[in-house]
RNA sequence: GGGGCGGUGGCUCAACGGGAGAGCGCUACCUUUGCACGGUAGACAUCGGGGUUCGACUCCCCGCCGCUCCA
Numbered sequence: 001g002g003g004g005c006g007g008u009g010g011c012u013c014a015a016c017g018g019g020a021g022a023g024c025g026c027u028a029c030c031u032u033u034g035c036a037c038g039g040u041a042g043a044c045a046u047c048g049g050g051g052u053u054c055g056a057c058u059c060c061c062c063g064c065c066g067c068u069c070c071a
Stems, first nucleotide, its partner, number of pairs: 001070007010024004018054001026042005047063005
């Protein structure tokens, strides 16, 4: 320098172009003499900028970061 893959709550990952979700974690409450377990509720996220579209996590372009292959 070129090719491929990836970037979504604190972490690990989902999401046929139309309601952003799960597990673990966090907070509050219930339960207990107390802790744990369990239950209920809640807070928290789409790497950045453009474009296409009625509508973009999703499609296109550019950039950044990480992994990997070639040179």